[in-house]
């Protein structure tokens, strides 16, 4: 820096002690029946790599490839409260208020 995906899913123990969900805000929410942070089992299955089995394409077949489905394992990462917690910047709708929908911009994740 580029692509992709972000409404599903997923626990308990220790140690520790007041603040947490990314910002500058604004709201509701979780927190001493113990937050945040470390650790250890354990799970969840988003990328990535393996396997199977299907398509596709080359070939007389196979091997091979493919930006492509379907599973099916858990190797790498990653996650295990609430839609990325909601708005918060634009656009339609609209009774111009609420509300709803689209996008965007940031994040966060994977691979390169």
């Nucleotide at each position: 820096c580029u692509u992709a995906u972000c409404a599903a899913g997923a626990a308990a123990g220790g140690c520790a002690g007041a603040g947490g969900g990314a910002c500058a805000u604004g709201g509701a929410c979780c927190g001493a029946u113990g937050a945040a942070g470390c650790c250890u089992u354990g799970g969840c299955a988003a990328c990535c790599a393996c396997c199977a089995c299907a398509g596709c394409c080359a070939u007389a077949a196979a091997u091979a490839g493919c930006g492509u489905g379907u599973g099916a394992a858990a190797g790498g990462u990653g996650c295990c409260a609430c839609u990325u917690c909601c708005a918060a910047c634009c656009c339609g709708a609209u009774a111009c208020a609420a509300u709803c929908g689209g996008g965007a911009g940031a994040g966060a994740u994977a691979a390169g």
Annotation
Model confidence (mean pLDDT): 78 of 100. This is a predicted structure of a 112-nucleotide RNA (SAM riboswitch aptamer (S box leader)) from uncultured Ilyomonas sp. The source organism's lineage runs through Bacteria, Pseudomonadati, Chitinophagales, Chitinophagaceae and Ilyomonas.